[in-house]
């Protein structure tokens, strides 16, 4: 000085917030939805849970 492995940290898994939890990625990175693309379709979750918006149908 350089390399590796580990802990720690940051960051990110197509549309918000928060917990738990998996995986990526090291800022020259993860990631940035799909189709028959002059259009059309599905989702606020990588998974689970709660909110909050938002579609529908039903009581009051």
């Nucleotide at each position: 000085u350089u390399g590796a492995u580990u802990g720690a940290c940051a960051g990110c898994g197509g549309u918000g917030g928060a917990g738990u939890u998996c995986g990526c990625u090291g800022a020259c990175a993860a990631c940035c939805g799909c189709c028959u693309c002059g259009g059309g379709c599905c989702g606020a979750u990588g998974a689970c849970u709660c909110c909050u918006g938002c579609u529908c149908a039903c009581u009051c």